The RNA shown here (TPP riboswitch aptamer (THI element)) has 104 nucleotides and comes from an Actinomycetota bacterium.
RNA sequence: ACGCCUUGCUAGGGGAGCGCUUGGCGCUGAGAGUGUGGCUCGACCACUGACCCUGCGAACCUGAUCUGGGUAAUGCCAGCGAAGGGAAGCGAAGGUGAUCUCAU
Repeated sequence: ACGCCUUGCUAGGGGAGCGCUUGGCGCUGAGAGUGUGGCUCGACCACUGACCCUGCGAACCUGAUCUGGGUAAUGCCAGCGAAGGGAAGCGAAGGUGAUCUCAU
């Protein structure tokens, strides 16, 4: 010097399931809907909060009304998966290195 880890700013990407019930609870999870507005009153649409993720990219989407196991039930777990897609720039400090350069 560069890379990586932790981290800041800005920008961007993304999902919100299952069950009992309608007072809220239970399961998984980082997150299971914070607020405003609209309507066809459905978390349906727009913006937004929280949360996660942004190329060493399983955040998330497709395959998938998939396969196996398990559960009260579910995208619950595993496989599929070295699959196909998927949103980045800048900076600070500390640490680090089978890397590069210089000096001794």

Lineage of the source: Bacteria > Bacillati > Actinomycetota. It was read from a public genome assembly, where an Rfam model found it.